[in-house]
RNA sequence: GCCCGGCUAACUCAAUGGGAGAGUGCCUGUCUUACACACAGGAAACGGUGGUUCGAUUCCAUCGCUGGGUA
Numbered sequence: 001g002c003c004c005g006g007c008u009a010a011c012u013c014a015a016u017g018g019g020a021g022a023g024u025g026c027c028u029g030u031c032u033u034a035c036a037c038a039c040a041g042g043a044a045a046c047g048g049u050g051g052u053u054c055g056a057u058u059c060c061a062u063c064g065c066u067g068g069g070u071a
Base pairs, nucleotide, nucleotide: 001070002069003068004067005066006065007064010024011023012022013021018054026042027041028040029039030038047063048062049061050060051059
């Protein structure tokens, strides 16, 4: 240089164009002498920009970051 993949919550991962979810973690409460566990509740995310569409995490282009392959 060329080719291919990945980017979603603090972390690990889902989501077949129509309401963004799970586990762990974090915060609050109950429980306990206290901590932990358990239970109840809560906060927290679609890498950036543009395009297609009535509607985009999803499709397309480009940029960025990251991983792999090739000489």